RNA sequence: GCCGGUGUAGCUCAGGGGUAGAGCAACGGUUUUGUAAACCGUAGGUCGUUGGUUCGAAUCCUACCGCCGGCUCCA
Numbered sequence: 001g002c003c004g005g006u007g008u009a010g011c012u013c014a015g016g017g018g019u020a021g022a023g024c025a026a027c028g029g030u031u032u033u034g035u036a037a038a039c040c041g042u043a044g045g046u047c048g049u050u051g052g053u054u055c056g057a058a059u060c061c062u063a064c065c066g067c068c069g070g071c072u073c074c075a
Stems, first nucleotide, its partner, number of pairs: 001071007010024004018055001026042005048064002051061002
């Protein structure tokens, strides 16, 4: 330099045009002498950035950024 993959909650990941979810973690409650476990509930997101397509974009397209992998001829 070229090609491919990937970026979504604190962490691990779903969701592939029609109001963003799960598990774990956090917080509150029930239970317990207390803690843990169990059960119930609550909160937490500019979906990497930017521009575009569309009535509508996390999703499709362009450019860029981070991470991972592969390839890398001639002079």
Molecule: transfer RNA
Organism: Chloroflexota bacterium